Predicted 3D model of a 267-nucleotide RNA (Bacterial large signal recognition particle RNA) from a Clostridia bacterium. Taxonomically the source falls in Clostridia (Bacteria, Bacillati, Bacillota). A source record names the gene ffs. Model confidence (mean pLDDT): 79 of 100. Its Rfam family is "Bacterial large signal recognition particle RNA". It is annotated as a non-coding RNA gene. Rfam's curators write: The signal recognition particle (SRP) is a universally conserved ribonucleoprotein involved in the co-translational targeting of proteins to membranes.

RNA sequence: CCAUACUAGCCGGGGAUUUAGCGGAGCCCUGCACCUGAAAUCCGCUACAGCAGGGGGGAAUCCCUCAUCUGAGGGCCGAUCUUUUACGGUCUGAGCCGUAUUCUGCUGUGUUGACGAGUGGGUCUUGCGCAAUUGGGAACUGUGAACCAUGUCAGGUGGGGAACCAAGCAGCAUUAAGCGGUCAACCUGAUGUGCCGUGAGGGCGCCUGCUCUGAGCAGGAGGUACGGAAAUCGCGUAGGGGUGACGUUCGAUUUUGAGGUGUAUGG
Numbered sequence: 001c002c003a004u005a006c007u008a009g010c011c012g013g014g015g016a017u018u019u020a021g022c023g024g025a026g027c028c029c030u031g032c033a034c035c036u037g038a039a040a041u042c043c044g045c046u047a048c049a050g051c052a053g054g055g056g057g058g059a060a061u062c063c064c065u066c067a068u069c070u071g072a073g074g075g076c077c078g079a080u081c082u083u084u085u086a087c088g089g090u091c092u093g094a095g096c097c098g099u100a101u102u103c104u105g106c107u108g109u110g111u112u113g114a115c116g117a118g119u120g121g122g123u124c125u126u127g128c129g130c131a132a133u134u135g136g137g138a139a140c141u142g143u144g145a146a147c148c149a150u151g152u153c154a155g156g157u158g159g160g161g162a163a164c165c166a167a168g169c170a171g172c173a174u175u176a177a178g179c180g181g182u183c184a185a186c187c188u189g190a191u192g193u194g195c196c197g198u199g200a201g202g203g204c205g206c207c208u209g210c211u212c213u214g215a216g217c218a219g220g221a222g223g224u225a226c227g228g229a230a231a232u233c234g235c236g237u238a239g240g241g242g243u244g245a246c247g248u249u250c251g252a253u254u255u256u257g258a259g260g261u262g263u264a265u266g267g
Stems, first nucleotide, its partner, number of pairs: 001267006010056002012030004020046005034054004063260005073250004081242008091234001093233002096228005102223003106219004116212008124201006130194002132191006139182005149174004157166003
């Protein structure tokens, strides 16, 4: 150095949690990665840190050490942003309301007379009258009674020797009750009607006529000042939740390199 057989290491690892610490098991990440049993109100070990049993493989591209590339994922801290809770008005900073002999400008109106003062009336309430509307009645008119309305009563009926007389249905006409119509006109009643008349009352507001005076008046908008209410937004204090930069820590996998590492037999 080679071959054969055996043995050791090896047959996953990591994060947080838990633990005096280590590992397992439960959760998560990664990965070529044995089987069985027990185990979270836990199981077994002791710094060489799973236990009990079985199996594989076999001294190197697979084991160990050092360094390196890459970096899944997790832990810690926590800027920034966002959301929410409680308290605060001794926080006016927004927003709301009111006031002003205040400021700004806009609009309308005014010597064909603003504002103001005096005086009269209307609008308002009510009484009476009138009108309107509407109801009823009267009036006029149409229709309208088999017999229990009237007049005339054909036919027929009764009386009579006859002349004639009587009662009287249908029909016709005129009417009662009833059922309809009528522009106006007549009587009467009613009223949430009224460019009406008259009397009484009321008179805050609005409109208007006359007299006096002689130049502004009114509207709303914004600014300023003062005051008030409320606590929505803003602000402050103290908390909760979410996001999570920068940083830090652990870190599998992956890459590269340098080294190290048995026993026996035979050649």